Small-subunit ribosomal RNA from a Planctomycetota bacterium, 1546 nucleotides, folded computationally.
Its Rfam family is "Bacterial small subunit ribosomal RNA".
The prediction has a mean pLDDT of 82.
It was read from a public genome assembly.
RNA sequence: AAAUUGAAGGGUUUGAUCCUGGCUCAGAAUGAACGUUGGCGGCAUGGAUUAGGCAUGCAAGUCGAGCGAGAAGUCUUAGUUUGAAGCUUCGGUGGAAAUCUAAGAUGGAAAGCGGCGAAAGGGAGAGUAACGCGUGGAUAUCUGCCUCUAGAUUCGGGAUAGCAGGGGGAAACCGCUGGUAAUACCGAAUAAUGUCUCCGGACCAAAGGUGUGAUUCCGUCUAGAGAUGAGUCCGCGUCCUAUUAGCUUGUUGGUGGGGUAAUGGCCUACCAAGGCGAUGAUGGGUACCGGGUGUGAGAGCAUGGCCCGGCUCACUGGGACUGAGACACUGCCCAGACACCUACGGGUGGCUGCAGUCGAGAAUCUUCGGCAAUGGACGCAAGUCUGACCGAGCGAUGCCGCGUGCGGGAUGAAGGCCUUCGGGUUGUAAACCGCUGUCAGUGGGGAUGAAAUGCAUGGGGGUUCUCUCCCAUGUUUGACAAAUCUUCAGAGGAAGUACGGGCUAAGUUCGUGCCAGCAGCCGCGGUAAGACGAACCGUACAAACGUUAUUCGGAAUCACUGGGCUUAAAGGGUGCGUAGGCGGCCUGGCAAGUUGGGUGUGAAAUCCCUCGGCUCAACCGAGGAACUGCGCCCAAAACUGCCCGGCUUGAGGGAGGUAGAGGUGAGCGGAACUUAGGGUGGAGCGGUGAAAUGCGUUGAUAUCCUAAGGAACACCGGUGGCGAAAGCGGCUCACUGGAUCUCUUCUGACGCUGAGGCACGAAAGCUAGGGUAGCGAACGGGAUUAGAUACCCCGGUAGUCCUAGCUGUAAACGAUGAGCACUGGGUUGGAGGCCCCCCCAUAGGCUUCCGGCCGAAGCGAAAGUGUUAAGUGCUCCGCCUGGGGAGUAUGGUCGCAAGGCUGAAACUCAAAGGAAUUGACGGGGGCUCACACAAGCGGUGGAGGAUGUGGCUUAAUUCGAGGCUACGCGAAGAACCUUAUCCUGGUCUUGACAUGUAUGGAUUAACUCUGUGAAAGCAGAGCCACGCCCUUUGGGUGGAACAUACACAGGUGCUGCAUGGCUGUCGUCAGCUCGUGUCGUGAGAUGUCGGGUUAAGUCCCUUAACGAGCGAAACCCUUGUUCCUAGUUGCCAGCGGAUCAUGCCGGGGACUCUAGGGAGACUGCCGGUGUUAAACCGGAGGAAGGCGGGGAUGACGUCAAGUCCUCAUGGCCUUUAUGGCCAGGGCUGCACACGUCCUACAAUGGCGCGCACAAAGAGAAGCGAACUCGUGAGAGUAAGCAAAUCCCAGAAAUCGCGCCCCAGUUCGGAUUGAAGGCUGCAACUCGCCUUCAUGAAGCCGGAAUCGCUAGUAAUCGCGGGUCAGCAUACCGCGGUGAAUAUGUUCCUGAGCCUUGUACACACCGCCCGUCAAGCCACGAAAGUGGGGGGUAUCCGAAGUCGCCGAGCUAACCCUCGGGAGGCAGGCGCCGAAGAUAAACUCCGCGAUUGGGACUAAGUCGUAACAAGGUAGCCGUAGGGGAACCUGCGGCUGGAUCACCUCCUUU
Repeated sequence: AAAUUGAAGGGUUUGAUCCUGGCUCAGAAUGAACGUUGGCGGCAUGGAUUAGGCAUGCAAGUCGAGCGAGAAGUCUUAGUUUGAAGCUUCGGUGGAAAUCUAAGAUGGAAAGCGGCGAAAGGGAGAGUAACGCGUGGAUAUCUGCCUCUAGAUUCGGGAUAGCAGGGGGAAACCGCUGGUAAUACCGAAUAAUGUCUCCGGACCAAAGGUGUGAUUCCGUCUAGAGAUGAGUCCGCGUCCUAUUAGCUUGUUGGUGGGGUAAUGGCCUACCAAGGCGAUGAUGGGUACCGGGUGUGAGAGCAUGGCCCGGCUCACUGGGACUGAGACACUGCCCAGACACCUACGGGUGGCUGCAGUCGAGAAUCUUCGGCAAUGGACGCAAGUCUGACCGAGCGAUGCCGCGUGCGGGAUGAAGGCCUUCGGGUUGUAAACCGCUGUCAGUGGGGAUGAAAUGCAUGGGGGUUCUCUCCCAUGUUUGACAAAUCUUCAGAGGAAGUACGGGCUAAGUUCGUGCCAGCAGCCGCGGUAAGACGAACCGUACAAACGUUAUUCGGAAUCACUGGGCUUAAAGGGUGCGUAGGCGGCCUGGCAAGUUGGGUGUGAAAUCCCUCGGCUCAACCGAGGAACUGCGCCCAAAACUGCCCGGCUUGAGGGAGGUAGAGGUGAGCGGAACUUAGGGUGGAGCGGUGAAAUGCGUUGAUAUCCUAAGGAACACCGGUGGCGAAAGCGGCUCACUGGAUCUCUUCUGACGCUGAGGCACGAAAGCUAGGGUAGCGAACGGGAUUAGAUACCCCGGUAGUCCUAGCUGUAAACGAUGAGCACUGGGUUGGAGGCCCCCCCAUAGGCUUCCGGCCGAAGCGAAAGUGUUAAGUGCUCCGCCUGGGGAGUAUGGUCGCAAGGCUGAAACUCAAAGGAAUUGACGGGGGCUCACACAAGCGGUGGAGGAUGUGGCUUAAUUCGAGGCUACGCGAAGAACCUUAUCCUGGUCUUGACAUGUAUGGAUUAACUCUGUGAAAGCAGAGCCACGCCCUUUGGGUGGAACAUACACAGGUGCUGCAUGGCUGUCGUCAGCUCGUGUCGUGAGAUGUCGGGUUAAGUCCCUUAACGAGCGAAACCCUUGUUCCUAGUUGCCAGCGGAUCAUGCCGGGGACUCUAGGGAGACUGCCGGUGUUAAACCGGAGGAAGGCGGGGAUGACGUCAAGUCCUCAUGGCCUUUAUGGCCAGGGCUGCACACGUCCUACAAUGGCGCGCACAAAGAGAAGCGAACUCGUGAGAGUAAGCAAAUCCCAGAAAUCGCGCCCCAGUUCGGAUUGAAGGCUGCAACUCGCCUUCAUGAAGCCGGAAUCGCUAGUAAUCGCGGGUCAGCAUACCGCGGUGAAUAUGUUCCUGAGCCUUGUACACACCGCCCGUCAAGCCACGAAAGUGGGGGGUAUCCGAAGUCGCCGAGCUAACCCUCGGGAGGCAGGCGCCGAAGAUAAACUCCGCGAUUGGGACUAAGUCGUAACAAGGUAGCCGUAGGGGAACCUGCGGCUGGAUCACCUCCUUU
């Protein structure tokens, strides 16, 4: 110097947005467990569950220097027996050695007496919510061993264990007799500095040992002091629960006594009646507490394993003994449970010590080594003991470290995977080359933990010592670990796990096909899955990685720091008021809070900082900082508090006025209504959408008179008034509460809020008694309806009314608690006062209170609010913490009941919700449009037929299209072909078609012919070649083509929900957007709205918008008028020619026409209306007039609309077939249903005859004239024409004449028969046409429904495409040619604006309840099983205490008789376990029962969301299968229309 650098968010409610709000994720941690994997080391750590039971071993002994006795062993001596070596005369000698006996010495085992220890150390957390713990204090106390000081250590005595003897018992063990020691026990002496004291006095001790030798060493005793340890008391702190509100009798206090080391109800007797509690007593649940630990920015929250301190426990419960210390883990006694031994008589035991075992459990280790170190007990000491401890072992359980190699190396190898087939990636990765040697392995050395140890010797000091200190020398002690060094060999032995949709770093392929599965949340999976499984690749971490569980964080999601309550959850229905909280101005004092300084404490360890030690780190050591706390002392006095005094502005009082549906009681009044009586009157009334029930000829309704009754009080009447709220409305009187104004006279902070408490409290409801006109739950009837337990109607009981009580709830709402203060305005209503003005005042101004509206700032998620705050502050109270379950269950309490108040959990979901936005929708509103309706004309639906579809059938009836927007649609034309995985059968396999490679060989192929066959096909025969090069005529080669083989072809097979393209529809509707700007937090809005106008978002005006784009319009085609030009194949007026006749010819360009180009129409002109506009109306002119008619042209988008069978195309499937070819059949099948058409039903017609007028088209494998034949279809022959020339080609309706005469017909034409024609290989299935004959249904069509607004509808024919043939269809063309509407109420659709919404898959939406099924948790329940803590009674072990103690009795006394004292024994109080009883409380089970939650496609309805089709909701009551319905009162969180009021602007 440092020790105070610290704060992140994401996903998920919606079509989108902002907010509220929950769920969830990313982080860190753990005494963990599980899955996969696993090289080494260091340091830690490891029975969290059953305080469940335990085999076995060990865990507390030691002292012979306290005592008696003394085994084994050793030594000595003596004796006995045997008798070795050597010597030997072999007779012996010799005596070593051994055995036994005895004595002594040494030795010290086992046991005993005695001392100290055993109360420490070690384990556990069951109990305990407590002075237990923490912190800070206190003292009525004790304290062995230790230290210091002073003193003492004298003289005696009697026992007892061991032992011996002899008994009992299975054992454990126990009596009896004899005798013995002590530092065991006892007596006496001495006696203060000790104790007691009445102050005179009285009382109290001891032990010796070692040694030759002790005043000196080790002990013993007395007293004092210290240290240490312990006891006790007190302040403060210490979990949840009020669904525990009252608890307590030794209880609270006092006095006396007892007891303790010591205070104290600690115990006892008596006295008093206290003590505790909402600041939570008592009870219940849970839990050892702290230092600390985890997390966090912090505050906090959670936790208390290892280590340290404290407490408690030791099989369960009780008890004392001994002792300095225990009511004692490995001591004693008793009771109980359990276990063991037993001879059945009786005994024994306590691992929550270390190991270990069983059990339970997801789960937690070795029956290891050593006292070497540290520490402890004993001992003078050596030493002994020590599962404390030190070490090792096991477990990746955690933290930390190291390694699994390093460098080079591109043919970017092989293999794998992917691929757009080119390649990419794995990947310098490997191989290969070079190098190194950590760790592990092998062999060898080796520091250190050990010196402050012990012993011996020497020297020195302490008074002489046996004691002790220091120094030197020698010697001794390692259970375990082994750092480190070194040898050897060799890359050799050492990588996995999870994840890869988003959050969240990292993706491809295949498989699977809402299956299998995944998932922390959102969510993936139904045939192209980055989400499942696998592979490859990648990402993260790494000897680990994931999962699960738990804690904190994120979560400001319980908010002290740091949240809220109008509508999201949340203001009590309202007031009064207790406790409590908070409180105006001034002076002085005190010092509790507060602030500053000092000081004591806050153990160590931990955290932090700085150093240091292990190679680093983890780990460890040292010093510091910190420990935010508590105590004490000093100081200050601003603020809070307390005390004294004062003040008037808060509050209250007084005086004088004022307004009022304020309250209570009594009385009175008129209108209306009903009933009754009477009169008039005479058929209906009443009621509804329409009706009916009902009333009425016994006279209703109507009307008049009279009477009675009850309820409510029109007009005034008003976002007017009053009240705390509920609420209050005719008039009068009585009583009574409050408010406000003025005066500023009095009191002097008397105030505000308010948990509990008390009072009031709409409607409905209840009790009792009255009353009852009207209305009217329930109920009855009538309607409506599919039903109608409803809405509507007719009746009608409770009730509504009064009195006295109860209930205590409402959308009791301003969804906004009360009070005070502050903060721009405008306007209005009510109640007062003052000023101005000569006066009066209604005008004006000022001011106080009350009630509204609009709005600045601010606030707010927004809507909104805004001096009546939801702004800014203060004080107090109430309440909220996701949705559902549920305001339910249970408990308590209140109530007569109904029910109210208080009020959960299991389980379940990932949302529920608020405000606003854009759409969509509405049986909401406004404006507008459209053949949408209306007005008309003609149809369809009925008939027959045609055609398409469905269905049925079939071997097959191929496929597609399905409301509008499929159904005369694909198909502009199925006899074969077409035609298809349609069916039956035959047949081919590189293929009917394309490309490539390889091989072959010169014949195949083609062509011709033959056989077989239904054909395709198969089999066979004949026959000729080609280009180039060298050229020797032989060879080579090539491309077509063939054969074989391989790649591949092929597929109208699947997926239109993988796609492109094309198309339909809304809709030729007028819309759809963008840039910039502005507004809004935002989604978004504005522009695009409004006023006009238009066919039009067309145009004009206004305007926070200004512009622009795609659409509309215009440009294009056609048609209508005209002009110019041109004049053939068209035309023919004039001129000429010719003909029976005809533009037939010469000619002409006038006309028609043709086809090129112009003109023309623009609201241009006039008048009017309108805003001076846009525009509209009328008119003129004009061929045409306001878009002239028609067409082409189709915005952003919608319908997963249609099409894989036009075409293209991803993926999948198929490959002697799902491909190719062929024959036959089918697509045409027929009880039926539907769509679109044709023809009709006739006289506006049919038939016959005659006669007119078009346009637009087609034509060469074609159109085909004329002529001949045929009744005809048609045939034969044949001119012309690739076309303004020829031809199809005759238009038809029309018109003229005639017939028919209203009939199933001279209508109608189906059907059928016969005979023919045409096309075509072929008309049987299955074509068209003709002629003759036949002559069906049908006489205008139910409900319903379609088209059309002018050259349109209707009607009439003509042409074309397709096509060999086949048209009632389709596409075109012209002819004739109407009616009606100038309106927008309604139906349908559309556009714009607005409104509501619980819809957004967007009303074909959403959604409620019963019932039925499955499953889950919970409640109730006759009962039943168990636990817990108390109470009462009984019994009463051990044991302390007290009393008795006739029995027994060593020490002391004695006069020897005895006594003192003690003991046994007995009794008493208390007393554990036990028994009994009545309650309480908790948990489990429980037939049955109740509701609840959940569960793609069950049943019944349709309650809610739009005016949800009866507006909804709240409270209450009744009713009903169910949602619900109805009555009464209330609310707007109701749409719409009208009115009133208010406001804003001018």